[in-house]
RNA sequence: GCGGAUGGCUGGAUGAUCGCGUGCGCCGGGCGACCGGUGCGCGAGGAAAGUCCGGACUCCGGGAAGAAACGGUGCCGGGUAACGCCCGGGCGGGGCAACCCGACGGAUAGCGCCACAGAAAACAGACCGCCCCGGGUCCGCCCGGGGCAAGGGUGAAACGGUGGGGUAAGAGCCCACCGGGGGCGUGGCAACACGGCCCGCAUGGCAAGCCCCACCGGGAGCAAUGCCGAAUAGGGACCGCGCGGCUUCGCGCCAGGGCUUCUUCCGCCCAGCGGUCCGGGUAGGCAGCUCGAGCCUGUCGGCAACGGCAGGCCCAGAUGAAUGAUCAUCCACCCGUGGCGACACGGGGGACAGGAUCCGGCUUACAGGCCGUCCGCGCAC
Numbered sequence: 001g002c003g004g005a006u007g008g009c010u011g012g013a014u015g016a017u018c019g020c021g022u023g024c025g026c027c028g029g030g031c032g033a034c035c036g037g038u039g040c041g042c043g044a045g046g047a048a049a050g051u052c053c054g055g056a057c058u059c060c061g062g063g064a065a066g067a068a069a070c071g072g073u074g075c076c077g078g079g080u081a082a083c084g085c086c087c088g089g090g091c092g093g094g095g096c097a098a099c100c101c102g103a104c105g106g107a108u109a110g111c112g113c114c115a116c117a118g119a120a121a122a123c124a125g126a127c128c129g130c131c132c133c134g135g136g137u138c139c140g141c142c143c144g145g146g147g148c149a150a151g152g153g154u155g156a157a158a159c160g161g162u163g164g165g166g167u168a169a170g171a172g173c174c175c176a177c178c179g180g181g182g183g184c185g186u187g188g189c190a191a192c193a194c195g196g197c198c199c200g201c202a203u204g205g206c207a208a209g210c211c212c213c214a215c216c217g218g219g220a221g222c223a224a225u226g227c228c229g230a231a232u233a234g235g236g237a238c239c240g241c242g243c244g245g246c247u248u249c250g251c252g253c254c255a256g257g258g259c260u261u262c263u264u265c266c267g268c269c270c271a272g273c274g275g276u277c278c279g280g281g282u283a284g285g286c287a288g289c290u291c292g293a294g295c296c297u298g299u300c301g302g303c304a305a306c307g308g309c310a311g312g313c314c315c316a317g318a319u320g321a322a323u324g325a326u327c328a329u330c331c332a333c334c335c336g337u338g339g340c341g342a343c344a345c346g347g348g349g350g351a352c353a354g355g356a357u358c359c360g361g362c363u364u365a366c367a368g369g370c371c372g373u374c375c376g377c378g379c380a381c
Base pairs, nucleotide, nucleotide: 001377002376003375004374005373006372007371008370009369010368012330013329014328015327016326017325018324020043021042022041023040024039025038026037027036028035029034045352049363050362052361053360054359055358056357057221058220059219060218070217071216072215073214074213075089076088077087078086079085090104091102092101093100094099105212106211110210111209112206113205114204127152128151129148130147131146132145133144134143135142136141160178161177162176163175164174165173179201180199181198182197184195185194186193187192225287226286227285228284235278236277237276238275239274240273241272244254245253246252256270257269258268259267294313295312296311297310298309299308300307301306331350333348334347335346336345337344338343
């Protein structure tokens, strides 16, 4: 210098004017709830997002324990309130390397599946081929019997691999190394690694098919839940007025419906209006609501995640839902012109996105800028 790997930080700044939400103080008004003004403080994010995991909190199931079912997690150790998260390690895979990726328990507990191709796909099998014997021959080979699985070919996968010996040709048939299984020793908390010994070793793959093993999990969610509670409409109780037709206005006469299916008698009630009281719900209001597994700094322990201690700080609580707009100057960046260049002048100009009970994670989106560590190659000394 070129190319690459990885860990963090940041996410425009300052001022002025107008405006919004909220807490506190003061002033004014109101019986009061509260309203208005004014001063000061605070007022989105690294992801506030997706709502995918884990919790806090609340209600429900009468409590506790266990089991079944269902769902989830799955190498080991640590961290944490907890986790499917994080840190460290092991193993496997990729990369020259820095480094990155991995649903990474169990396949002799059982069931199931293994397309196509291929002779054969799971207590093996023989298409081409190799070898021996017998027979035939037009000397190319053909037929029959037997042995073999090395070579070819198929496949994602072919019943260990490579080399040598051996053999008619072959074969763990024998040997060495590699691989595998069993058991032992050493190191490590462990996953696991390493080293002897024994076994020539048929028994493949898939558990993101069922299943087995270990561990975890009751359900619903702040529109949870609790409290206050109008107006209007409707419900209930009581009181008052009033209530068919005729009428000589009388407590009269005549009639309808209901009160048990029918008949009769007796008794009771009836439309509507007004008032008072009661209880439920709605609108609305209050609590929950933001001081918390909190943030910052220092120090100590730890490889680290993280934890202990000390000091300091208070950091949105809205509810049709505030956090905005304009202007000026500047900064990163881009464009144009001038200049060899440093630069000058003019113009443009900041992504993704926005709280709604709160935390811990994961994932996804993101213009640009800054800082650090490491690797490979080239060059110079």

The RNA shown here (Bacterial RNase P class A) has 381 nucleotides and comes from Palleronia salina.
The source organism's lineage runs through Bacteria, Pseudomonadati, Alphaproteobacteria, Rhodobacterales and Palleronia.
Its Rfam family is "Bacterial RNase P class A". The family's RNA type in Rfam is ribozyme.